[in-house]
Molecule: c-di-AMP riboswitch aptamer (ydaO/yuaA leader)
Organism: bacterium HR41
RNA sequence: UGCGCUCAGUCGCCGAGUCCUCGCCGUUCCGGCGGCGGGGAGCGGGGGACCCACCGGGCGAGUCCAUCGCCCUGGGGCGAAUCGCCGCACAAGCGGCGUAGCGCACGCGCGCGAGCCCGUCAGCUCACCCCGUAGGCGCACAGGCAGAGCCA
Numbered sequence: 001u002g003c004g005c006u007c008a009g010u011c012g013c014c015g016a017g018u019c020c021u022c023g024c025c026g027u028u029c030c031g032g033c034g035g036c037g038g039g040g041a042g043c044g045g046g047g048g049a050c051c052c053a054c055c056g057g058g059c060g061a062g063u064c065c066a067u068c069g070c071c072c073u074g075g076g077g078c079g080a081a082u083c084g085c086c087g088c089a090c091a092a093g094c095g096g097c098g099u100a101g102c103g104c105a106c107g108c109g110c111g112c113g114a115g116c117c118c119g120u121c122a123g124c125u126c127a128c129c130c131c132g133u134a135g136g137c138g139c140a141c142a143g144g145c146a147g148a149g150c151c152a
Stems, first nucleotide, its partner, number of pairs: 011138004018041010042133006052123001056072006074121001075118004083098006101112004
């Protein structure tokens, strides 16, 4: 000086995902820390009355009212993560350009615009009931100042 392993500590970001406590186990530099399983606070989410809202879409016929015929089509939740066009494609899928929307920074700007779940079922919604409390990242920079080299 480099690499690997282990332990401890600090700052910051996305996100609801933080804090307290009990039991068992592991670890310890004996200050604590971690894992699993409970309880609680806080935060987040879903279901769930009256009232209100809704009770599908397209085309044709019809006295254009009532109605009839044909064709098409499940719905919902978490999340910012929707929607459109184009290309490779039968499709699935992949890629590109935008975009509703979201995050960081704020001096210019930069990034995201995913994924998962329920299972034919749920609008709103008092009381009431249920669930979650994870996971993943950052040490750079596009900033400021000074100097050197090269080119013209």